[in-house]
């Protein structure tokens, strides 16, 4: 220089952080599920180093040797003439002797934490068969043993004895260039032990032959060198555990023997007492090591199948033999276990070689072919052997490649799915037409691998021709992460799930289908490893509050360390050399059609060793310096420590005096103490403990901690001087000493206080809080304990980095001499967005800033600071300190709102002040409960309960019983049939309904149309479910003053600001200020009614003046003044004056005015809350029902009745009841209506009947009030329930179950417990009137007017609300959360 680095989900109402869990990627000797066309290249017991049937895996050499057998040829003998036999020659075979090999190749990973492995050195301490090179030899003898023959034992395996025999088998002798051994000499080399060369004299050790063409050749002996292979030694590296801290007697060393190829305690004798270990010995656990492989940006982490190197092992343990080489996988011996044979006496065996079997296991192949190739052993060679190897078989186990067709093709077919019923989608997909031939089938040709021959693979690869789309697609997923959506089924069930999580009736998350997405002969799942994870942080983290600073100091080891000069060269830097095997990775090129795969070359292998050079930095060393550190001299402050002596105030107790009934204690009490004299008060005494004021974010100390005064002994700091030393410093694992309170031991002491304990209270209980007592203890001495929120939750040291202001102790300068100013050092505080840091809070020269050094500690929550073990302790206990299991969070800081028996301010009939009630009685009405065939349903704290219902005898009606109907009581459409529909009558019936009889269509262009009935099909119907699927409507907080937005600014962000603050208001109303400036929905105003006036109009209303007129009368003419009616205007705005306030907003008072500060009422209800109410007003999705959950009818029920609650009415009486009597309204209603008036009746009411669709007529009498009379405090002349009788009205119908009238009856009740409601002025209270509903049926509801009060000091308290602030572990928001016990 180039290349290289990715995140996401999940804690919360929300945010930022910390922090864990999970996912996306890659890999595999894999396994499992579903599926499966072909080929190439690889790979294939990871578990039981478990046991093994059977076959094979190491033999070869006759050219080392003697035999034996066979074949051929020749010769001979016998004769049976084709046989036997002898000899010779040649050839073949080979049991035995002998040689070489069998120590290689092949397998496995049990053991091993080791010089085993890796890497680099060393051997002057070593060996090396076959092979290569060079030198020298190979002479002459001897005696045996197998085989064989005979005898013999044994079941067998296997032997025993006698006899014969050969050799390249064995043994002497000779020879010795060179070799070996011990003793010398000379030269030279090495770090050393020591080595090399030459040399003197002495001693010792060799040999084998075979073949032959006679040329040679293969062997043999010895020496030296090489090569190859091995042996030993050393430096460095090589897992976990300290809950393994001490280990070691051949142990460490020496001397001397022995042994080995060789060094060595390797072994032995003697001597000495060493050796190893915190840089981790010893012990325990686990493990073959490496090249490499996987992953990763890298550093790393994990791993050690296949291929290659090394090691170890061969049923378990031990041992040696042979040999160049073994302590030997297919050798021997012994012992153990196991298996097999046996005649029971004895024997045999070792698949972790290749196949194969059983077993184990989730799981891993053929008892194949061939030595053709490569290689190995033997041989002179031919050749033989070779489960090494080359091939084939099985397995999608992996990697790579190919295919399952290509083009056209819209009636966008059918079918499927879905639908808003229009369509959309599957989908150019298919069909259909044309084409091609990878693969496939058949046929033909046919390799390379093999140089002359030899091919298991194999008639294989490959090539050519023909045929025909023919045989060839699945798997997973579709809520987010994460690419891909709908329908149906299911209904917290069945199930899914990697994490978050989904499923409780409309599931994109379960199951199925359609569609889609991804990958593809595979796809998913599971397991393991790395990554993401900066989540162990070397690269690359942290410790105030999230996990984390040791309680604090001294200090050994260790780590780090001031200025200058010189030396060295260990670290460091650079160059060179050796090594870093091959394979692999990477680059380039090449070969299989490509690729995988294979081949070649290069680079790389970051390492180790050696050497040369440099000298800045670190290091070592020498010299030196003074600023770090220390010493000395002078001053100075202090609750620093230790031991002793002393003091006064107070508490308690004792003695005495005075004195008398209480004291004490509490929220209030009681226990307690007191007439035997307390408390109180005075005097005297005893004893113990603690030291008021001074006193101060003041002082001292390392921390714990230290407080009367004085004395003894003593530690440290600070200022200042600059005389001395000259880096002597800093930190500090272990270690040592210190260390509050409580506690422990021994002995003292004990006034007060006070665990335990006792009593009294409180309480549902009260093993507590409160009170009265009271023991350990607190105090002293000595000895333990060793912990605390031992905190600044902040380790120590050093240096640097804006300021401001206090305080304590020193110094200096100036000076006006002041209680002065300036400055400096050391301590101790505060402020500060200075910078910087930080998640934020905050820190900020006393850092949590910027840097360096050292120590301690952390790695999700719980389990747990627990268990076990060790150490300490008298004990209590301390210290060190896990795991199983379990959760997906736990946590920090900040934000919004909510809440608080937190704070501040304010409001409201919220309290208070008043008036009248409810709760008690009787009745009415609603609800609960109960009952019932049914007592239809809904409403449920406020905000359900005289509510839906502005009115259930039938109807209503939804409920129950019974009786009927089934295209239906109601709607639309089609087809067919028909002519009616309808009305009347009769019969049955409870009715619905049924049957019968009679009467009985319209229009027409004559085609038909309309209407109706019947049949059939679609469908109707449902007050059936879900108000937690919904619309709409409504309640409530609340007519409370709030709720938001845009831009800007602040904050990483959620958010904040604005909207807070000071005033003011009924009000987020207005004013002022302000990093805010504006705006919207709310407030207010605009609207209606009402209070005053003017004007216009003047009937059905009115009548002052004029006129007429009546018993009376706006009755009449007329009038338009008044009242009134209803149109239009005016009026009120803090507009005016004064005070207060800030000169504001506003407020207080006044004037004027009908009305004065929103005049009084009404309508009007912000953002939202309560899954609030309503599917039974209505509408509506989905579900359910269809001879019924629909519909019609009759009767019953909704009205029941031991009881409980709510809301009302009437009362309990004299402010009253009753009787009589010339008062005074408003607002309404009226035609299937209101009804005057007259008559009848005691009355309800009836009969007749004028008027009025209404400012006209009617309802209609207003009542309380007033006046007069009576009653006289009683269950009454109060009260009217209940009951009896007689009537009236409505209505088909009044029994269940209506209202009214009259007479009679005359209950409870004498003002209401706890509790609780409404109301602030024309209000409460009280009096009547009207209306809606309605055939009839109000004590309810909605309105109207009459009469007409009391009180409000005030905001402490109760309730509700608003604003600000504070705390919070709650955000489903205190009706929260949560702890313990029990089930």
């Nucleotide at each position: 220089c180039c290349c290289u680095u990715a995140g996401a989900g999940u804690u919360u109402g929300c945010u930022c952080c910390u922090g864990g869990c999970u996912c996306a990627g890659g890999a595999c000797g894999a396994a499992c599920g579903c599926u499966g066309g072909c080929g190439g290249c690889g790979c294939g017991c990871c578990u039981a180093a478990c046991a093994c049937a059977u076959g094979c895996a190491a033999g070869u050499c006759g050219a080392a040797c003697g035999g034996a057998g066979c074949u051929u040829a020749g010769a001979g003998a016998g004769c049976u003439u084709g046989c036997u036999u002898u000899c010779u020659a040649a050839g073949c075979u080979u049991a035995g002797u002998g040689g070489c090999g069998a120590a290689c190749g092949g397998g496995u990973g049990a053991g091993u934490a080791a010089c085993g492995c890796g890497u680099g050195a060393g051997u002057a301490a070593c060996c090396u068969g076959c092979c290569c090179u060079a030198g020298a030899g190979u002479g002459g003898g001897g005696g045996a043993c197998a085989a064989c023959a005979g005898u013999u034992g044994g079941a067998a395996a296997c032997g025993a004895c006698u006899g014969c025999u050969a050799a390249u088998a064995c043994c002497g002798c000779a020879u010795a260039a060179g070799c070996c051994c011990a003793c010398g000499g000379u030269a030279c080399c090495g770090c050393a032990u020591g080595a090399u060369a030459c040399u003197g004299a002495g001693g010792g050790a060799a040999a084998a032959g075979g073949a032959u063409u006679u040329a040679u050749u293969c062997g043999c002996u010895u020496u030296a060198g090489g090569a190859u292979g091995g042996a030993c030694u050393c430096g460095c590296g090589u897992c976990c555990a300290a809950u393994u801290a001490g280990c070691u007697a051949g142990u460490u060393g020496g001397u001397g023997a022995g042994g080995u190829a060789a060094c060595g305690g390797c072994c032995c004798a003697c001597c000495a007492a060493g050796g190893c270990g915190a840089c981790g010995a010893u012990u325990g656990g686990u493990a073959g090591c490496c090249g490499g492989a996987c992953u990763g940006a890298g550093a790393g982490g994990u791993u050690g199948a296949a291929c290659g190197g090394c090691c170890a092992c061969a049923u378990u343990g031990g041992g040696a033999c042979u040999g160049a080489g073994a302590c030997a996988c297919g050798g021997c011996c012994c012992a153990g276990a196991c298996u097999c044979c046996u005649a029971c006496g004895g024997g045999a065996g070792g698949c972790a070689g290749c196949a194969g079997u059983g077993g184990g296991g989730g799981a891993u192949a053929u008892u194949g072919c061939a030595c053709a190739a490569u290689g190995g052993g033997g041989g002179a060679a031919a050749c033989c052997c070779u489960g090494a190897u080359g091939c084939a078989g099985c397995g999608a186990c992996g990697c790579c490649g190919c295919g399952u067709g290509g083009a056209g093709g819209a009636a966008g077919a059918a079918g499927g799915u879905u639908u808003u019923c229009g369509g959309a989608u599957u989908g150019u997909a298919a069909a259909c037409u044309c084409c091609u031939g990878u693969c496939g089938u058949u046929a033909g040709g046919g390799a390379c691998g093999a140089u002359a021959a030899u091919g298991a693979c194999g008639g294989u690869a490959c090539c050519u021709a023909a045929c025909a789309a023919g045989a060839a697609a699945g798997c997973a997923c579709c809520g987010g992460c994460u690419a891909a959506c709908u329908a149906c089924g299911u209904a917290c069930c069945a199930g899914c799930a990697g994490c978050c999580g989904c499923g409780g009736u409309a599931a994109a998350a379960c199951g199925u289908a359609g569609g889609g997405u991804g990958c593809a002969a595979g796809c998913g799942u599971u397991g393991u490893c790395c990554g993401g994870a900066a989540u162990u942080a070397c690269u690359g983290g942290g410790u105030g509050u999230a996990a984390a600073g040791g309680g604090a100091g001294c200090g050994c080891a260790g780590g780090c360390g001031g200025g200058a000069a010189g030396a060295c060269a260990a670290g460091u830097u650079g160059g060179a050399a050796g090594u870093g095997a091959a394979a692999a990775c990477c680059a380039u090129g090449g070969g299989c059609u490509c690729a995988a795969c294979c081949c070649a070359u290069g680079a790389a292998u970051u390492g180790c060793u050696u050497u040369c050079a440099a000298a800045a930095c670190u290091g070592u060393u020498u010299u030196u310096c003074u600023u770090g550190a220390g010493u000395a001299g002078u001053g100075c402050a202090g609750a620093g420590g230790u031991a002793g002596a002393u003091g006064g105030a107070a508490u308690u107790c004792c003695c005495g005096g005075u004195g008398u009934a209480g004291c004490g204690g509490u929220g209030g009490a009681a226990u307690g103490a007191g007439u035997a004299g307390a408390u109180a008060u005075c005097g005297g005494g005893a004893g113990g403990a603690a030291c008021a004021c001074c006193a101060g974010u003041g002082g001292c100390g390392a921390a714990g901690g230290c407080g009367a005064c004085u004395u003894u002994c003593u530690g440290g700091a600070c200022c200042g001087u600059a005389a001395c030393u000259g880096a002597c410093g800093u930190u500090g694992a272990g270690g040592c000493a210190c260390g509050a309170a409580a506690g422990u031991g021994u002995g003292g002491g004990g006034a007060g206080c006070a665990a335990a304990c006792a009593g009294g209270a409180u309480u549902a209980g009260a093993u507590a809080c409160c009170c009265u007592g009271g023991u350990a203890g607190u105090c002293c001495a000595c000895a333990c304990c060793g912990u605390a929120a031992a905190c600044g939750a902040u380790g120590g040291a050093u240096a640097c980095u804006a300021g401001g202001u206090g305080u304590a102790g020193g110094g200096a300068a100036c000076g006006a001499u002041a209680u002065g100013u300036u400055u400096u050092c050391u301590g101790u505080g505060c402020c500060g967005a200075a910078a910087g840091c930080a998640a934020a809070c905050g820190c900020a020269a006393u850092a949590a800033g910027u840097a360096u050094c050292c120590c301690a500690c952390c790695u999700g929550g719980g389990g747990a600071g627990u268990a076990c073990g060790g150490c300490c302790g008298c004990a209590a206990g301390g210290u060190u300190g896990a795991a199983a299991c379990u959760c997906a969070a736990a946590g920090g800081a900040a934000u919004u709102g909510a809440c608080g028996g937190g704070g501040g301010c304010c409001c409201g009939c919220a309290c208070a002040a008043g008036c009248a009630g409810u709760g008690g009685a009787g009745u009415a009405u609603g609800u609960g409960g109960u009952u019932u065939a049914a007592u239809u349903c809904g409403a449920a704290g406020c905000a359900a309960c005289g509510c839906g219902a502005a009115g259930a005898a039938c109807c209503u009606u939804a409920c129950c019983a019974g009786g009927g109907c089934u295209u239906g009581a109601c709607a639309u459409a089609u087809a067919c049939a028909g002519g009616a529909a309808u009305a009347u009558a009769u019969a049955a019936g409870a009715a619905a309904u049924u049957a019968u009889a009679u009467a009985g269509c319209u229009c027409u262009u004559c085609g038909g149309a309309g209407u109706c009935u019947g049949u059939a099909u679609a469908c109707a119907g449902g007050u059936g479910g879900u108000g937690c699927a919904u619309g709409g409507u409504u309640g409530u907080c609340g007519u409370c003053a709030g709720c938001u937005c845009g831009u800007g600014u602040c904050g990483u962000g959620a958010g904040a600001u604005g909207u807070u603050a000071g005033g003011u208001u009924a009000a987020g109303u207005c004013c002022u200020g302000c990093a805010a400036c504006g705006a919207g929905c709310g407030c207010a105003a605009c609207c209606c009614c009402u209070a005053u006036u003017u004007u216009c109009a003047g009937u059905u209303g009115c009548c002052a003046g004029c006129a007429c007129g009546u018993c009376a009368a706006g009755g009449u003419g007329g009038g338009a003044a008044c009242u009134c009616u209803g149109g239009a205007a005016a009026g009120a705005c803090u507009g005016c004056c004064g005070g207060u306030a800030a000169u504001a907003a506003a407020u207080c008072g006044g004037a004027g005015g009908a009305a004065g500060g929103u005049g009084g009422g009404g309508a009007u209800g912000a953002c939202g809350u309560c899954a609030a109410a309503u599917c039974a007003u209505c509408a509506u999705g989905c579900c359910c029902u269809u001879u019924a959950u629909g519909u019609c009818c009759u009767g019953g029920g909704c009205a029941a009745c031991a009881c409980a609650c709510g809301u009302a009415c009437u009362a309990c009486a004299a402010u009253g009841g009753c009787u009589g009597u010339a008062a005074c309204a408003g607002a309404g209603a009226g035609a299937a209506g209101c009804a005057a008036c007259a008559c009848a009746g005691a009355g309800a009411u009836g009969u007749g009947a004028a008027g009025c669709a209404a400012a006209a007529c009617u309802u209609a009498a207003a009542a309380a009030a007033g006046c007069a009379g009576u009653c006289u405090c009683a269950g009454u002349u109060c009260g009217g329930a209940u009951u009896g009788a007689a009537g009236g009205c409505u209505g088909a119908a009044a029994u269940u179950c209506g209202c009214c009238u009259u007479c009679a009856u005359g209950a409870a009740g004498u003002c209401g417990g706890a509790a609780u409601u409404g109301c602030u002025a024309g209000u409460a209270a009280u009096g009547g009137c009207a209306g809606g509903u309605c055939a009839g049926a109000a004590u309810a509801c909605u309105g109207c007017c009459g009469u007409g009060a009391a009180u409000a000091c005030g905001u402490u308290c109760c309730c509700g609300g608003g604003c600000c602030u504070u705390g919070u572990a709650a955000u489903c928001a205190c009706c929260g959360c949560c702890c313990g016990u029990c089930a």
Description:
A computed fold for a 1383-nucleotide RNA from an uncultured bacterium, annotated as small-subunit ribosomal RNA. The prediction has a mean pLDDT of 84.